[in-house]
RNA sequence: GCCCCGGUAGUUCAAUGGACAGAACGACACACUCCUAACGUGUAGAUAGAGGUUCGAUUCCUCUCCGGGGUA
Numbered sequence: 001g002c003c004c005c006g007g008u009a010g011u012u013c014a015a016u017g018g019a020c021a022g023a024a025c026g027a028c029a030c031a032c033u034c035c036u037a038a039c040g041u042g043u044a045g046a047u048a049g050a051g052g053u054u055c056g057a058u059u060c061c062u063c064u065c066c067g068g069g070g071u072a
Stems, first nucleotide, its partner, number of pairs: 001071007010025004018055001027043004048064005
């Protein structure tokens, strides 16, 4: 250089073009408790960037960035 895979909450992962993008763990608040832990209830928190297609894009297309693998 070329080819392939991936990038979504703090972390690990879902979401086959259509409902408010969900879950677990973590964080915070409250309740419980003599206190702590555990358990319970609630809250906040994310689509790598730009452009395109579409009535509608996490999803499809193009370019860029980042990570991994293959190839001389």

Model confidence (mean pLDDT): 81 of 100. The RNA shown here (transfer RNA) has 72 nucleotides and comes from Candidatus Brennerbacteria bacterium RIFOXYB1_FULL_41_13. Taxonomically the source falls in Candidatus Brenneribacteriota (Bacteria, Bacteria candidate phyla). Its Rfam family is "tRNA". The family's RNA type in Rfam is transfer RNA. RNAcentral holds the sequence, with entries from ENA.